[in-house]
RNA sequence: CGCCUUACCUCGGGGUGCCCAAGUGGCUGAGAUGCGAAAGCGGACCCGUUGAACCUGAACCGGAUCAUACCGGCGGAGGGAAGGUGCGCGGAAUUUCU
Numbered sequence: 001c002g003c004c005u006u007a008c009c010u011c012g013g014g015g016u017g018c019c020c021a022a023g024u025g026g027c028u029g030a031g032a033u034g035c036g037a038a039a040g041c042g043g044a045c046c047c048g049u050u051g052a053a054c055c056u057g058a059a060c061c062g063g064a065u066c067a068u069a070c071c072g073g074c075g076g077a078g079g080g081a082a083g084g085u086g087c088g089c090g091g092a093a094u095u096u097c098u
Base pairs, nucleotide, nucleotide: 001090002089003088006086007085008084009083010082011048012047013046014045017027018026019025020023033042034041035040054079055078056077060073061072062071063070
């Protein structure tokens, strides 16, 4: 100096649930949260370009369901948030020792 992987640090991005007999309830999910009149501020969780975290299309299409953003399609479609340090490997230069 370069590269891969990985860890850490800092920073950043993100999320309109559905149902009931309303509770210490049920379902999906990593996550359905706390305070507040609101604005907003936090917690947890997920994701950060090798990007399906998330948004748009979308009051979309098909299926299932009491119901839903539940499942599938749309779809690798468009958009989407990164720097540092260390370890490891490789190369080059210099110095020292033998």
The RNA shown here (TPP riboswitch aptamer (THI element)) has 98 nucleotides and comes from a Paracoccaceae bacterium.
The organism belongs to Paracoccaceae, within Bacteria.
The coordinates come from a structure-prediction model, not an experiment, and the mean pLDDT is 76.
Its Rfam family is "TPP riboswitch aptamer (THI element)". Rfam links the family to the GO term thiamine pyrophosphate binding.
It was read from a public genome assembly, where an Rfam model found it.